[in-house]
RNA sequence: AGAGUUUGAUCCUGGCUCAGAGCGAACGCUGGCGGCAGGCUUAACACAUGCAAGUCGAGCGGAAAGGUCCCUUCGGGGAUACUCAAGCGGCGGACGGGUGAGUAACAGGUGGAUAAUCUGCCUCUCGGCAGGGGAUAACGGCUGGAAACGGCCGCUAAUACCGUAUACGGUUGUCCGAUCUUCGGAUUGGGCAAAGAAAGGGGCGUUUGCCCCGCCGGGAGAUGAGUCCGCCCCCCAUUAGCUAGUUGGUGGAUUAAAGGCCCACCAAGGCGACGAUGGGUAGCCGAGCUGAGAGGUUGGCCGGUCACACUGGGACUGAGACACGGCCCAGACACCUACGGGUGGCAGCAGUGUGGAAUAUUGGACAAUGGGCGGAAGCCUGAUCCAGCCAUGCCGCGUGGACGACGAAGGCCUUCGGGUCGUAAAGUCCUUUUCUGAGGGAAGAAGAUGCCGCGGAGGAAAUGCCGCGGAAGUGACUGUACCUCAGGAAUAAGCCACGGCAAACUCCGUGCCAGCAGCCGCGGUAAUACGGAGGUGGCUAGCGUUGUUCGGAAUGACUGGGCGUAAAGGGGGCGCAGGCGGCCUGGUAAGUCUGAAGUGUAAGCCCGGGGCUUAACCUCGGGAUUGCUUUGGAUACUGCUGGGCUUGAGUACGGGAGAGGAAGGCGGAAUUCCAGGUGUAGCGGUGAAAUGCGUAGAUAUCUGGAGGAACACCGGUGGCGAAAGCGGCUUUCUGGCCCGAUACUGACGCUGAGGCCCGAAAGCGUGGGGAGCAAACAGGAUUAGAUACCCUGGUAGUCCACGCCGCAAACGUUGUGCGCUAGGUGUAGGAGGUAUUCGACCCCUUCUGUGCCGCAGCUAACGCAUUAAGCGCACCGCCUGGGGAGUACGGCCGCAAGGCUGAAACUCAAAGGAAUUGACGGGGGCCCGCACAAGCGGUGGAGCAUGUGGUUUAAUUCGAGGCAACGCGAAGAACCUUACCCAGGCUUGACAUCCCGGGACCGCCUGUGAAAGCAGGUUUUCCCUUCGGGGACCCGGUGACAGGUGUUGCAUGGCUGUCGUCAGCUCGUGUCGUGAGAUGUUGGGUUAAGUCCCGCAACGAGCGCAACCCCUGUCCCUAGUUACCAGCGGUUCGGCCGGGCACUCUAGGGAGACUGCCGGCGAUAAGCCGGAGGAAGGUGGGGACGACGUCAAGUCAUCAUGGCCCUUACGCCUGGGGCUACACACGUGCUACAAUGGCCGGCACAAAGGGCUGCGACGCCGCGAGGCGGAGCUAAUCCCAAAAAGCCGGUCUCAGUUCGGAUCGGAGUCUGCAACUCGACUCCGUGAAGCCGGAAUCGCUAGUAAUCGCGGAUCAGCAAUGCCGCGGUGAAUACGUUCCCGGGCCUUGUACACACCGCCCGUCACAUGACCCGAGUCGGGUGCACCCGAAGUCGCUGGCCCAACCCUUAUGGGAGGGAGGCGCCGAAGGUGUGCCUGGCGAGGGGGAUGAAGUCGUAACAAGGUAGCCG
Repeated sequence: AGAGUUUGAUCCUGGCUCAGAGCGAACGCUGGCGGCAGGCUUAACACAUGCAAGUCGAGCGGAAAGGUCCCUUCGGGGAUACUCAAGCGGCGGACGGGUGAGUAACAGGUGGAUAAUCUGCCUCUCGGCAGGGGAUAACGGCUGGAAACGGCCGCUAAUACCGUAUACGGUUGUCCGAUCUUCGGAUUGGGCAAAGAAAGGGGCGUUUGCCCCGCCGGGAGAUGAGUCCGCCCCCCAUUAGCUAGUUGGUGGAUUAAAGGCCCACCAAGGCGACGAUGGGUAGCCGAGCUGAGAGGUUGGCCGGUCACACUGGGACUGAGACACGGCCCAGACACCUACGGGUGGCAGCAGUGUGGAAUAUUGGACAAUGGGCGGAAGCCUGAUCCAGCCAUGCCGCGUGGACGACGAAGGCCUUCGGGUCGUAAAGUCCUUUUCUGAGGGAAGAAGAUGCCGCGGAGGAAAUGCCGCGGAAGUGACUGUACCUCAGGAAUAAGCCACGGCAAACUCCGUGCCAGCAGCCGCGGUAAUACGGAGGUGGCUAGCGUUGUUCGGAAUGACUGGGCGUAAAGGGGGCGCAGGCGGCCUGGUAAGUCUGAAGUGUAAGCCCGGGGCUUAACCUCGGGAUUGCUUUGGAUACUGCUGGGCUUGAGUACGGGAGAGGAAGGCGGAAUUCCAGGUGUAGCGGUGAAAUGCGUAGAUAUCUGGAGGAACACCGGUGGCGAAAGCGGCUUUCUGGCCCGAUACUGACGCUGAGGCCCGAAAGCGUGGGGAGCAAACAGGAUUAGAUACCCUGGUAGUCCACGCCGCAAACGUUGUGCGCUAGGUGUAGGAGGUAUUCGACCCCUUCUGUGCCGCAGCUAACGCAUUAAGCGCACCGCCUGGGGAGUACGGCCGCAAGGCUGAAACUCAAAGGAAUUGACGGGGGCCCGCACAAGCGGUGGAGCAUGUGGUUUAAUUCGAGGCAACGCGAAGAACCUUACCCAGGCUUGACAUCCCGGGACCGCCUGUGAAAGCAGGUUUUCCCUUCGGGGACCCGGUGACAGGUGUUGCAUGGCUGUCGUCAGCUCGUGUCGUGAGAUGUUGGGUUAAGUCCCGCAACGAGCGCAACCCCUGUCCCUAGUUACCAGCGGUUCGGCCGGGCACUCUAGGGAGACUGCCGGCGAUAAGCCGGAGGAAGGUGGGGACGACGUCAAGUCAUCAUGGCCCUUACGCCUGGGGCUACACACGUGCUACAAUGGCCGGCACAAAGGGCUGCGACGCCGCGAGGCGGAGCUAAUCCCAAAAAGCCGGUCUCAGUUCGGAUCGGAGUCUGCAACUCGACUCCGUGAAGCCGGAAUCGCUAGUAAUCGCGGAUCAGCAAUGCCGCGGUGAAUACGUUCCCGGGCCUUGUACACACCGCCCGUCACAUGACCCGAGUCGGGUGCACCCGAAGUCGCUGGCCCAACCCUUAUGGGAGGGAGGCGCCGAAGGUGUGCCUGGCGAGGGGGAUGAAGUCGUAACAAGGUAGCCG
């Protein structure tokens, strides 16, 4: 620090996801030790049991128990304090400990205020402590109750309680001053008046006391607390208004204290968009986590603070409480009960149940630290210190070290050679942390007090007080840490991952199954992605997973984002608040800057040092704590304030243009309608039609009239307006703008949340109007359908008035204002200048508006570019992935339609923008091809042949499947072939290599059998030799292995088809572009061609094209046992012979053609057209040759080959059958349907091939197929061999025929082991369909089509009409490129990219889960009103009761107090009525998702009616 993921690829936008760090965690697997820390996040759910707050006898009366002593009648009694129950009294139970429910608040944080306050214990200090009184508990007696707990009578003490005295001082009132002041008051001096204090205990000395602890009054401090204030402190505006003690005042009450805190009266205020009120959530902070930081998130442990203590209410006591282990009341719950009544509150420490994914021991000790009480000893202390449990976290250590290769065994892989686990193990040597055993053994403890001693102040002295020294003595943890010895490698390794991100790869299994998955995605037979294994990577006593926070995320952007097209500018304006604001100058000092001071606790964090062996951890010092407060200073900028200025803004004056607005009037053209005239058979409409109109007279045409709406030409990327929008002429009223030149005002400005106004069309209301047009609707067409497109009609509406609506793709998809930043060119309005005097025109300058082009700059690109999307400033609006959804709910508006505001659940891994390359288009341009057209002949109909589908079958083996499968693999299926079926057999095998035994091989015979085979018999000795043996071959045997046409062509090689003989496909360098990519290769010409020329940021090059190669066409050379008599001779007359190589020919070489020449066209180019010459002319004709690539095209059955599968069978042999089946369907052919023909006879002319288990002449036989004999030929020599169409002659005469030959019958021939299934051929007979072929469809552009025969491969023969070749005869037509098909180039659009056989929309049907509505129903919360009203404070009363004080006649009275009663308030409860919120809910609704459902085709290409918005 980034990475993965949208695409064919690219850039951008944008979301999702990952890598990091953290955790009070949990879960899975695993687990050796220690240190330090942490440990109910859930039910503030309920709690058994024990403990958690007592202490003081030096306050008091005392003595229940125990101890000691004494007495004793042994029952007991008495005394005592080094003891003390219970009680009175004091102090403490307001601390410490827990929890986070409530609380959005002066609760908390921070800084202040208290001149508005209190403060027990503590410290210092001043003054004092006199003298009396009356009770009461304990206790005793009686008595109630089950208990808890009481009642009555009687006794008694105090540091308990009550008068009185005294008053330094304090308080209150009042009078007179002083100082300060925030003007409220505060401080202080003096005078007078009133009320108000106390307690003793212990020690010492001894007496006048002293000391200690306490007590009372006052002052000061310290500590703690109360109250008030500034600032800060979560979410929702789909919560917008809230408020009656409410806001203020006066007077009082209350309090320690200000205050509406409370009350009475008076006034009518107070709060709120800077977010009141309401709702939701939450204790807050120091800090923790994360982060570069800013920030985000958290508030567990530790520290501060608040709140709470079963729930709610209340007060009492007290210095302090409205009180966790106090009280009263109410409620819920639980327990006890004798049913009368009582008791209880773990959110203290343990512990239990429950809840939960989940969180510990009913431990030890007060030794330390701290707290309460006490004079002290001491007691108490679940605070605390320790221990226990838990890998919960952090830190440290270990599970051994060294050597050790035949790289052991074993595992895994393997190309079978080997590789790897791996020095790893074993083994040898060594060590002992840990472990076990034994031994030693700390620190934490310092004291305090008491004791002993010394010293000091004070005192008469002693105790006491202060200081120093000493001895003794104190440890829960704990025999712990640590140390030593002994033993022995001994006791100790796992978890996750290994497709990319992201480090680590193979085998097997599985076969879209099982499964994985954080995202992208893996799995459909070779899975580095599933499961296992080996190996490897990572971390390590842990490792993974899940959850959660921050980060990455600049993905809410303060630092640090955006809004033309990606999400995003409000439809437009006016304008309150708010924000922002020109130049000069004075003041001020709020912001701002700077100095100082205070505070910012400690811990934490950072730096440095120190202590535990290290570290974690602990400790010391410093820093930091970005903040707040006070104060001094500075004054540039901002603010505030005073003065001035004119440039911003505005006003006045003079001109100007304009569809700017409103109202009124007027006009002509056209449509329609009405009336009339002329006129006749149609009009109208469309792609074509029909509906419709018309003989009752339409359309057409003329005249007249009516009515409504809109204003042709001018008219213009012209004008005006804020936008919406505005268009005949004219009048009136009216807004804004521009220009010119001066004067004036003096910042008066910009923007603008809310608000208000305007706002096309459609729509709504009321009333009018209605010509044309025209939703709905009707009809006609179209169509598979056509609720559409087209046509004929047609109503709302469109128009007017008034009132609503308030939405648009209201768009420049670009908010408003101002300033700045090259130009060029057009246009509209104005002003000025020059020339020629005015004017006009032209030209120039300038202001304003409106367009185009373009630099810098900007932009993802496209593009924008003085009319910015550039550079800046100000203000507003808006965005934050797609879908759900502009939906639901709520609110506001509306008559309605609907509008504004505007979510969530759920779901997806994308949705997007721009540009690129392709592909495609019922887009465009240019151009090719037997592509169409023109033409000739076919196919599709018939019969047959052949292939295929289908069906059948035991099997009909397999493959090939649009073009590019189908006379294809088959260039030869009767057996064989043969892979299929049936049956019979073989098992190292029909075939290869190795080993053992025997033997030459070969062959022969017998039995059985269909054969194969099985069983048996017989005969026989090859080669080499170092002699042992070896080799070839055969037989038998053994195991390694053979074998497989079994599978996968989607694992492959090779070969092939196809686009396509199409003209294309690329590269290097350069250039352009962020990039994909472009350029080159586009353009202008030209060509069969990316062929060539020219131009050009390209220049070159490669694979293709062409050429080079072969055949053919002309000539030449060379060579000649075919060819020739050409010339000579001979002749049986045949190149037959001699002879010859000239010609033909053969086969080797060469020449020839290159737009070379001429003319024209063209750019003087390439080239094209024409011509000459030439055998041939513009590639002469044909062939071979097939670029980058496409189709997962074809082939595992040619072959090869990985993997998988079979192994007495999926191998091998054999007999027979099948591949030849046949109701059908298709492809390819043959033969025909006839006279351009059939048949008969005669005659003529090829080329290319083949031939020795072969071709076979000739002769004879047979009607013939053929047979018999057999010359010649290893072939330019001989043979196959006749070529056929053709020509000549004859016949047939339009007929299912003398056409046609299928089919069938008979007889034969040949091949072959064998022609039944299932061969070909011959002869005789038979003579079928068929008379030129529907829709549709194929081939061919010249030696071509058509037509005619010949040969060959395969092959015993042949189903060949096929295929591959050969020659003979030998046409027609092409205007042309509109259309069909295919293709090339350029361009355009695209939502396509497995690429139009693409993509994709909506309804319906099914399934699943979420949401909304919903008659209602059940909860929770809360407001208001009323009823009832506990405890309790307060008030009133108090006839009943009362020790202290007063009076008294001693009975009583008074003062004062109380019980009780009444009243206000008042919790819970009740009733009623609202509001908010949740659960369930018949049914309804849309939406989402879900490999292969239905219907259509809406959108994307002009998507076939351009699309889209309202």
About this RNA:
Predicted 3D model of a 1510-nucleotide RNA (small-subunit ribosomal RNA) from an uncultured bacterium. RNAcentral holds the sequence, with entries from ENA, Greengenes and SILVA. The prediction has a mean pLDDT of 86. Rfam family: Bacterial small subunit ribosomal RNA.